[in-house]
Context: one part of a larger RNA
RNA sequence: GAACGAACGCUGGCGGCAGGCCUAACACAUGCAAGUCGAGCGCCCAGCAAUGGGAGCGGCAGACGGGUGAGUAACACGUGGGAACCUUCCCUAUAGUACGGAAUAGCCCAGGGAAACUUGGAGUAAUACCGCAUACGCCCGAGAGGGGAAAGAUUUAUCGCUAUAGGAUGGGCCCGCGUAGGAUUAGCUAGUUGGUGAGGUAAUGGCUCACCAAGGCGACGAUCCUUAGCUGGUCUGAGAGGACGACCAGCCACACUGGAACUGAGACACGGUCCAGACUCCUACGGGAGGCAGCAGUGGGGAAUUUUGGACAAUGGGGGCAACCCUGAUCCAGCAAUGCCGUGUGAGUGAAGAAGGCCUUCGGGUUGUAAAGCUCUUUUGUCAGGGAAGAAACGGUGAUCUCUAAUAUAGAUUGCUAAUGACGGUACCUGAAGAAUAAGCACCGGCUAACUACGUGCCAGCAGCCGCGGUAAUACGUAGGGUGCAAGCGUUAAUC
Repeated sequence: GAACGAACGCUGGCGGCAGGCCUAACACAUGCAAGUCGAGCGCCCAGCAAUGGGAGCGGCAGACGGGUGAGUAACACGUGGGAACCUUCCCUAUAGUACGGAAUAGCCCAGGGAAACUUGGAGUAAUACCGCAUACGCCCGAGAGGGGAAAGAUUUAUCGCUAUAGGAUGGGCCCGCGUAGGAUUAGCUAGUUGGUGAGGUAAUGGCUCACCAAGGCGACGAUCCUUAGCUGGUCUGAGAGGACGACCAGCCACACUGGAACUGAGACACGGUCCAGACUCCUACGGGAGGCAGCAGUGGGGAAUUUUGGACAAUGGGGGCAACCCUGAUCCAGCAAUGCCGUGUGAGUGAAGAAGGCCUUCGGGUUGUAAAGCUCUUUUGUCAGGGAAGAAACGGUGAUCUCUAAUAUAGAUUGCUAAUGACGGUACCUGAAGAAUAAGCACCGGCUAACUACGUGCCAGCAGCCGCGGUAAUACGUAGGGUGCAAGCGUUAAUC
């Protein structure tokens, strides 16, 4: 000098943009953050009906999005390869969608319990469950042969369902190389290293097991200890390099602590389940409930970090044919000069060089065109009026084309068109009055731009280094003056 997720002191007009618990992965009151589908199903309630509402079974979604950085020195990450794999939804293609059955929730009845919840009985539906038939292709098998599917709904043409192949997307696995410090850590290792066989997995493999062999790693640093999420990048620097990894983006890991599996295409699952533990809460003492490292917010810790806000209008996500519903993702607003950028605090004129202050050699000098005065302007602010873009998709309606028996419907392109804005009466524009509403902070011995007076007297104090202060202190304190930066200015911490 630069830079900062900064803090502290003094001061503080406005706007745009950005960032805002770095500490206790400490504990959390309260609200919200994941639902949706009646075009899968049977019921219940209200209603004359149309229709509306409700729980339950069922489907899809809850594995995304959002948070955090504890752990991890590792195929975790980065990069480049590889073979033994899976992939819901989506796209393309082929084939099919036949016949039956038994249950069960809700509801009803009867109980148990303070509650959470739960037991028994009767009875009911399905795109829930099961059997059977069929099988171009599929699986097993050398072959013969064996095995395996489906679901319907409605507005009748669509949405689905099953099997298989291919694609796309997403993921699992393996390897080369790269990726901290310590030798005051030198030896480490028995599923250990390899083989055979088996099991297991979507899949390779000591992944697991039985048997066999005795290997494997290590001064090119094994093992152990300490520290740490990794990267694109960020800061600095002429570069080489050094330091860092907030925000944004990719990957990983975690979700009170530890363990486990279930469901599922996908989890060993933040707002799912089970077990154990610690903690908190409820209890009728028998037993139960909970998990903010989601968004706000509270206590605590700390030098230190915001509102218990608005809206789904846009973008995106989930469900749905759709209308639509949900969305603390997101978009906005609020708070704090936290940073960067912009802008203002007036402009011109004005010498009697006013008064006052300070200094003085008492002549004067300086503050100083500074003020006053005169003439203007009106950014910002105040008041008044007007007032956006962000919103065209979806929808309605017409035309053409495609599918089709079809002028149904649906899809594609296109014309016309209704509606939809949280921000927000915001940005912006116009007008009115009026210099009116707006300057501080640090420094002035040298480094280093900027000097005098008084007070103090090795005291009080200053200080980044050198060093000032013991009676003439440009170095302490105050004042006048000056210098620098400016809505900021200084100080401090860590970095280059």